RNA sequence: UGCUUAUCAAGAAAGACGGAGGGUAGGGCCCGAAGAUGUCUUAGCAACCUGAUGCAAACAAGGUGCUAAUUCCCGUUCCGGAUACUCCGGAAGCAGAUGAGCC
Numbered sequence: 001u002g003c004u005u006a007u008c009a010a011g012a013a014a015g016a017c018g019g020a021g022g023g024u025a026g027g028g029c030c031c032g033a034a035g036a037u038g039u040c041u042u043a044g045c046a047a048c049c050u051g052a053u054g055c056a057a058a059c060a061a062g063g064u065g066c067u068a069a070u071u072c073c074c075g076u077u078c079c080g081g082a083u084a085c086u087c088c089g090g091a092a093g094c095a096g097a098u099g100a101g102c103c
Stems, first nucleotide, its partner, number of pairs: 002102007013042005021031003026074003043067003048063002050060002071095001076092007
């Protein structure tokens, strides 16, 4: 990098460094010099693995992951509705993120 599979409406931030864009194309919307994004430290969360058993629940927090906004929303298809060419609701799909397993 690729493949399979599960989940993605919940949850959880302070400090230091640093100094301009960031939210992974685009559109919208938002965050950001009252310092974002990022890095580090500490703290926290608890979906997966693990402890660990036939299963489940609860617990722990060891391995990862995560700690603005539903994966921030939309994009494609279908269904339903309405004040009807744009909105609203639902389902599926695409893409993505994370875990576990495999090549």

The RNA shown here (SAM riboswitch aptamer (S box leader)) has 103 nucleotides and comes from Lunatimonas salinarum.
It was read from a public genome assembly, where an Rfam model found it.
NCBI's taxonomy places the organism under Bacteria, Bacteroidota, Cytophagales, Cyclobacteriaceae, Lunatimonas.
Rfam family: SAM riboswitch aptamer (S box leader). About the family: The SAM riboswitch is found upstream of a number of genes which code for proteins involved in methionine or cysteine biosynthesis in Gram-positive bacteria.
Of the family's consensus pairs, 94% are formed in the model.